A computed fold for a 350-nucleotide part of an RNA from an uncultured bacterium, annotated as small-subunit ribosomal RNA, central domain. The coordinates come from a structure-prediction model, not an experiment, and the mean pLDDT is 87.
Context: one part of a larger RNA
RNA sequence: CUGGGUGUAAAGGGCGUGUAGGCGGGAUGUCAAGUCAGAUGUGAAAUUCCGAGGCUUAACUUCGGGGGUGCAUCUGAAACUGAUAUUCUUGAGUGUCGGAGAGGAAAGUGGAAUUCCCAGUGUAGCGGUGAAAUGCGUAGAGAUUGGGAGGAACACCGGUGGCGAAGGCGGCUUUCUGGCUGACAACUGACGCUGAGGCGCGAAAGCGUGGGGAGCAAACAGGAUUAGAUACCCUGGUAGUCCACGCCGUAAACGAUGAUUACUGGGUGUAGGGGGUAUCGACUCCCUCUGUGCCGAAGCUAACGCGAUAAGUAAUCCACCUGGGGAGUACGGCCGCAAGGCUAAAACUC
Numbered sequence: 001c002u003g004g005g006u007g008u009a010a011a012g013g014g015c016g017u018g019u020a021g022g023c024g025g026g027a028u029g030u031c032a033a034g035u036c037a038g039a040u041g042u043g044a045a046a047u048u049c050c051g052a053g054g055c056u057u058a059a060c061u062u063c064g065g066g067g068g069u070g071c072a073u074c075u076g077a078a079a080c081u082g083a084u085a086u087u088c089u090u091g092a093g094u095g096u097c098g099g100a101g102a103g104g105a106a107a108g109u110g111g112a113a114u115u116c117c118c119a120g121u122g123u124a125g126c127g128g129u130g131a132a133a134u135g136c137g138u139a140g141a142g143a144u145u146g147g148g149a150g151g152a153a154c155a156c157c158g159g160u161g162g163c164g165a166a167g168g169c170g171g172c173u174u175u176c177u178g179g180c181u182g183a184c185a186a187c188u189g190a191c192g193c194u195g196a197g198g199c200g201c202g203a204a205a206g207c208g209u210g211g212g213g214a215g216c217a218a219a220c221a222g223g224a225u226u227a228g229a230u231a232c233c234c235u236g237g238u239a240g241u242c243c244a245c246g247c248c249g250u251a252a253a254c255g256a257u258g259a260u261u262a263c264u265g266g267g268u269g270u271a272g273g274g275g276g277u278a279u280c281g282a283c284u285c286c287c288u289c290u291g292u293g294c295c296g297a298a299g300c301u302a303a304c305g306c307g308a309u310a311a312g313u314a315a316u317c318c319a320c321c322u323g324g325g326g327a328g329u330a331c332g333g334c335c336g337c338a339a340g341g342c343u344a345a346a347a348c349u350c
Stems, first nucleotide, its partner, number of pairs: 003322004007304002012318001014201004021194003025088007033081002035077008049065006091191001092188003095184005103177007110154001115149007125136002162169002206247006215241002220236004258317006266295011299306002323350003332343004
């Protein structure tokens, strides 16, 4: 390389958007680039294959014949691919009328709780643990009542409930804003799928500048434990956690399962729509679309398990894997303020 693979054995990019490229629905006509058929030319000799000859034979060699992927030109075919013209509506999109939602951004606002401050009541303890001690307290703590300050997070509702591409999103109100979904079938008429690069988004921690700082809490200090205890437990406590702007670009970024499309028995929950039957009406019942769970036919799988939300049956495109260690390292390059990230070997060794 061919091939075989990627839930758990090595292997799906963290997620989008989209360039080039690859692939692409139905009908009719035309062209003839791909495709197919025929003809002509070329395809050197030697070699290879077949037949015959010459050295005693063979190897070797001579002659004749055949073959030759392919290339060029001409003639023709028109199913498929392609090109082009016309056209269609089922793919895709638009429109109209509805619907649900912690989707995003900004501003405002509410109550509970913790902490602190002030005042009242009140007196000897509080706190903490396996047990203690450090710590706090007669300069009046803890408890309790009233008032105030400030920051952060939003109990119940709350749900294998919802929304988002992923990361993720949860008090309430307003403004701005993205997507999804149902019904109708009015409009466009293949406008589609995927997507190397590129660009954007991207938890936590970390970094820069300026704010903020209640609680929590790396580091650090002390008390315990212990043979020791640079820990686990306790008392404190600084970065940080919060906000604004700018970086970083990584995670078990997981469903460890790329995206899209089609097809293939069922059963049962749940969320949001639509239609129908019945009914005075509601409930209920039936059908259906979209999502989200469970159980399972066939099938698949090494097994576990998956099973219309496929890991089944097929198709298109992208990414990735190719024994373990060395190593996601060195070197180089690119990016970053740094921390570091991305790309990515070899010697050697088993």

The full RNA is in RNAcentral, with records from ENA and SILVA.